[in-house]
RNA sequence: CAGGCUUAACACAUGCAAGUCGCGGGGCAGCAUGAAGGAUGCUUGCAUCCUUUGAUGGCGACCGGCGCACGGGUGAGUAACGCGUAUCCAACCUGCCUGUUACCACGGCACAGCCCGUCGAAAGGCGGAUUAAUGCCGUAUGUGGUCCUUUGCGGGCAUCUAAUUAGGACUAAAGGUUCAGCGGUAACGGAUGGGGAUGCGUCCGAUUAGCUAGACGGCGGGGUAACGGCCCACCGUGGCGACGAUCGGUAGGGGUUCUGAGAGGAAGGUCCCCCACACUGGAACUGAGACACGGUCCAGACUCCUACGGGAGGCAGCAGUGAGGAAUAUUGGUCAAUGGGCGUAAGCCUGAACCAGCCAAGUAGCGUGAGGGAAGACUGCCCUAUGGGUUGUAAACCUCUUUUGUGCGGGGAUAAAGUGUGGGACGUGUCCCAUAUUGCAGGUACCGCACGAAUAAGGACCGGCUAAUUCCGUGCCAGCAGCCGCGGUAAUACGGAAGGUCCGGGCGUUAUCCGGAUUUAUUGGGUUUAAAGGGAGCGCAGGCCGUCCUUUAAGCGUGCUGUGAAAUGCCGCGGCUCAACCGUGGCACUGCAGCGCGAACUGGAGGACUUGAGUACGCACGAGGUAGGCGGAAUUCGUGGUGUAGCGGUGAAAUGCUUAGAUAUCACGAAGAACUCCGAUUGCGAAGGCAGCUUACCGGAGCGCAACUGACGCUGAGGCUCGAAAGCGCGGGUAUCGAACAGGAUUAGAUACCCUGGUAGUCCGCGCGGUAAACGAUGGAUGCCCGCCGUUGGGGUUUUGAUUUCAGCGGCCAAGCGAAAGCGUUAAGCAUCCCACCUGGGGAGUACGCCGGCAACGGUGAAACUCAAAGGAAUUGACGGGGGCCCGCACAAGCGGAGGAACAUGUGGUUUAAUUCGAUGAUACGCGAGGAACCUUACCCGGGCUUGAAUUGCAGGAGAACGAUCCAGAGAUGGUGAGGCCCUUCGGGGCUCCUGUGAAGGUGCUGCAUGGUUGUCGUCAGCUCGUGCCGUGAGGUGUCGGCUCAAGUGCCAUAACGAGCGCAACCCUUAUCACUAGUUACUAACAGGUGAAGCUGAGGACUCUGGUGAGACUGCCAGCGUAAGCUGUGAGGAAGGUGGGGAUGACGUCAAAUCAGCACGGCCCUUACGUCCGGGGCUACACACGUGUUACAAUGGGGGGUACAGAGGGCCGCUACCACGCGAGUGGAUGCCAAUCCCAAAAACCUCUCUCAGUUCGGACUGGAGUCUGCAACCCGACUCCACGAAGCUGGAUUCGCUAGUAAUCGCGCAUCAGCCACGGCGCGGUGAAUACGUUCCCGGGCCUUGUACACACCGCCCGUCAAGCCAUGGGAGCCGGGGGUACCUGAAGUGCGUAACCGCGAGGAGCGCCCUAGGGUAAAACUGGUGACUGGGGCUAAGU
Repeated sequence: CAGGCUUAACACAUGCAAGUCGCGGGGCAGCAUGAAGGAUGCUUGCAUCCUUUGAUGGCGACCGGCGCACGGGUGAGUAACGCGUAUCCAACCUGCCUGUUACCACGGCACAGCCCGUCGAAAGGCGGAUUAAUGCCGUAUGUGGUCCUUUGCGGGCAUCUAAUUAGGACUAAAGGUUCAGCGGUAACGGAUGGGGAUGCGUCCGAUUAGCUAGACGGCGGGGUAACGGCCCACCGUGGCGACGAUCGGUAGGGGUUCUGAGAGGAAGGUCCCCCACACUGGAACUGAGACACGGUCCAGACUCCUACGGGAGGCAGCAGUGAGGAAUAUUGGUCAAUGGGCGUAAGCCUGAACCAGCCAAGUAGCGUGAGGGAAGACUGCCCUAUGGGUUGUAAACCUCUUUUGUGCGGGGAUAAAGUGUGGGACGUGUCCCAUAUUGCAGGUACCGCACGAAUAAGGACCGGCUAAUUCCGUGCCAGCAGCCGCGGUAAUACGGAAGGUCCGGGCGUUAUCCGGAUUUAUUGGGUUUAAAGGGAGCGCAGGCCGUCCUUUAAGCGUGCUGUGAAAUGCCGCGGCUCAACCGUGGCACUGCAGCGCGAACUGGAGGACUUGAGUACGCACGAGGUAGGCGGAAUUCGUGGUGUAGCGGUGAAAUGCUUAGAUAUCACGAAGAACUCCGAUUGCGAAGGCAGCUUACCGGAGCGCAACUGACGCUGAGGCUCGAAAGCGCGGGUAUCGAACAGGAUUAGAUACCCUGGUAGUCCGCGCGGUAAACGAUGGAUGCCCGCCGUUGGGGUUUUGAUUUCAGCGGCCAAGCGAAAGCGUUAAGCAUCCCACCUGGGGAGUACGCCGGCAACGGUGAAACUCAAAGGAAUUGACGGGGGCCCGCACAAGCGGAGGAACAUGUGGUUUAAUUCGAUGAUACGCGAGGAACCUUACCCGGGCUUGAAUUGCAGGAGAACGAUCCAGAGAUGGUGAGGCCCUUCGGGGCUCCUGUGAAGGUGCUGCAUGGUUGUCGUCAGCUCGUGCCGUGAGGUGUCGGCUCAAGUGCCAUAACGAGCGCAACCCUUAUCACUAGUUACUAACAGGUGAAGCUGAGGACUCUGGUGAGACUGCCAGCGUAAGCUGUGAGGAAGGUGGGGAUGACGUCAAAUCAGCACGGCCCUUACGUCCGGGGCUACACACGUGUUACAAUGGGGGGUACAGAGGGCCGCUACCACGCGAGUGGAUGCCAAUCCCAAAAACCUCUCUCAGUUCGGACUGGAGUCUGCAACCCGACUCCACGAAGCUGGAUUCGCUAGUAAUCGCGCAUCAGCCACGGCGCGGUGAAUACGUUCCCGGGCCUUGUACACACCGCCCGUCAAGCCAUGGGAGCCGGGGGUACCUGAAGUGCGUAACCGCGAGGAGCGCCCUAGGGUAAAACUGGUGACUGGGGCUAAGU
């Protein structure tokens, strides 16, 4: 500065909001003055009191005039000429104001008031008497006016209007005061205000399609200011409606406001204009104007008063109250200004208005201080890597300012103009001068002085969108959230804090509107697959329409005129200190109407044309349609013949048929249905659809020709017709096939798939129905735009090779289009025209209503509610009981095992004080553990310690440290205390202990916070990159294809060319040889020597050991192949096609494993979750599983004899040899720190025995006796001997390993370790097989391809019923309302009309009646809402089924 009941047009206490005029009047209650009389005080003149007097000022009530129809409020009703805009009234009115003309004469009467009486509680009446006026009435005059007759200049708009002339009828008035102003009457003008008519514009619904009797029109009346069915009588039957009538719902309209680039969309608060309303409904009166907010009458509801008889009232005026509500203010001041009413005026009235009060509810301005100030102060909060950082120039402190504030003072600020009185001027109603006087706000704005930073900051947010981050708490809890989404122990998202960001006297939230949203698309969208082309045609209305000429001027363009109120908007200027705000001027107001001009385009009119369209003629085409006739094959049935035991059917079977003769086969007959081959990427048809042959009838397109018509065309809402299959009705027919149904199978079940039967149906005629993935998922028509190939029907040329043209049917492509896939002259390209349809998913093509149908059902077609998606195309993966190719002990072929037994060991489970922890499909389970009696040890019980068991810094103190012995104790530990220091530059140091302090310690948690390491896919052949190219993009290409390989190995091809990590190779070992070196190895030759032996000399040949090399590369040959390469009983070679083995593990997957190996973030414990000690446990045992050992025996067991390895280990050790012991072992003793010595072989082989049995198999278990290790073998060691002698006689389903020196089998060594539960693990050698046709299948893997609704990726996704809860909704016997209409009855007030009795001389009145009607009542329907036992489906919910 502006704004302030958006809800209950709900109800209202109280006060105020419309009065004024004495210059219209009679009067005079109250007040004042005067006069008169009286009284008192008494200073003869004053004061007081009383009475009288309308004489004066003035004036309550009354008569009269004007006003009360303005101003103010509200938006209920109204979808309407209500509003807006434009036009018209020749169809109208207008008080006050104004201009002109002419008048105001003479009479009469009543009613208020006052007085008297009377009724009533009151409100309010009634009667009598008397009275005035600018009240009312009569008469006169009549400039004029109105009407009738007459005349008709001129004008206009169809009906018309009308100057003028003559005659007739009717019609006015008011005074007051006083000499100047006012008032009154008639008439014509003006102005203002109103009334009426019309064009255009003005919300939603068609699940509202027909509406209408005063309805539409006419003639004649009535009524009105005026036109008009406005009303009435008669006549006619019209009128409105798909360009949306009627009905229903909603709503005051406009200027404008918000938003938007605009076009639009939304709104109508304040201000202005119009309308409507005034408790609800109806009605008239008065008046210039009302059917009247603060008037009247009636009816209704409500409230109040009452003496119960009756009365009163209407805040949607200003305040205010209650109620309703999320929500909206003072029962304020003043008429000073502006405006209004009355008045000559002074003036009075004015909740209009101007002011003030309340409210951060809006807008604008100002302030809460400014400058300096780093030791970046101390402290605090917060963070931290503990160094520091941040809060932060912030503060303190210094200097400055004083808006604001407080106090004091000034300031009668401006808004004042007027008005009264006096005077002046002229244009006589204006101006000027003097003087007096008028301010609510308000002593306010404003100005000055003083004081002093003094009086003044909050809110939201900080994951992204979106500017701004850390810590703590919490732990899918509490909570947040606009959308996406956060929170399950490291939350920038919750809560708090610190810091930061954005705004700031505000900031957030909520609601609503527009925008973004081109997401209803006029500007400016789409319809193959995302939502969306009608199943197809014909066609009325409608829309659109070829070439040329003339014309017209409706559309269109341009110029001018009028209007588009003001305010608002924009711009300029100006006024409040600025701004908001206000004033003023201009522009704009995109509109409407009128008058000119133009003629390209569209439209209208006329004329012409032929290319669109159609017709005629000729040729040829086709499964086009309808009706009739005919044909053969097959099927089934019937009859007869032949013939005999099965047939049939299936993955396999069974039901079924068959000795009453089936199936099979032959002949004949019957029936119905369908038409093999031809046959096709073919043809025809509008679509559905159409297939043996033939006849008849009907329809059609094509080509050729250019005779005819002359735009006759295209499309097509409604409408009409056609319309597969199934279905329905009636009547036929029925061979096959075959829903339903029956039986047999399959299966967990099998209301299915398979089989055997079988009804409706399938077929025909007539009718109904009207839908399909009725699809090219692509409406129709016309024109234009590169090509190539095939084919059908015609035509032209023709050398018969071919070529060209028209109309079709197909394939592939350029441009272009498209989200892409794709389309591409048969468009989904470029354009035009018309129709249909779409607007997120679900609910739902459902419900209700209507239409159609015999029914089935069809057409039309929602909402509530719910979700944040649903969907399209393409990409990369993954997956498939999809396809192709390939590989692997993957299957197959073999060998040996496991699964059954006993035992060992690990695990689960159970148990326990504890049975520590981890590992859990493959990829846990003889795994971490390559050694649990104590220790280990982490677990349990008990006893101790607390700077601590270990390491270390600093300070102080003490002392060698260490401690034998003894005592207590389970021990740790405590006590005792013999003995007992070193270095030194003399300062001290080393070492130990004590005290304090800083670090400790944790096998506590999190492997889903991590590092490192590891398993697995998998030693599978893959995984990627750079540049280029392709794609809008994800991405692709390369890496695909052919051949080949163990291999993405290589070759060829190739929009790819190269490269990297993988493969291979390089490394180790083994197999052969050479060279070299020979000790501890070796011993051929020479020599010595023994009981024997490389034992010794010696040797460097051999074996062997170590080192260095060679060799193998498809190099050679033959065949095949383009090549790479493959094949061969090939040659050669120790070895042949990677020779064997090992090490080596791409990008990644499994949140795979490990916080207990180690490291590490965070969390947790700190006289314990740390640490020491004793004992126990990890070794438990109804059971289940994994991995092994030993067996079940004769290819064997037992006894005896006898031979041959490799690789390792050894001094706290291995031990020869000797002795003893049955033996484990013990006692001696020797060699060896190792090619020297030792540990140290078994199966095999030879031989004896056993003879098929629970055994001379098997060895568990148990008893006894011992050995060894060790502090200690009870829980809980191994080994030995004697005795005992269990189960087990080859192991169900199922399952494991292995392709050659492999499997199988035999023993040996080592690590760990005092010993050992080792039958385990890691190595070593000895003996030494069988089999592989092959890739169909199982498992796993690789490449290409395909489908996908999967991407946590098939252990995926996901459907329906049922059960439970919640929500909205349909039906529903009914029940309760609402608004509107209809019929009938009744009917107030009131206008109008009629009227014999009564009143009046009369005019007239009273009374009565009639018409209409608000309201009330009754009745039957329609529409609409709420509710309803029960019921239907739908949606959403937890991990139900």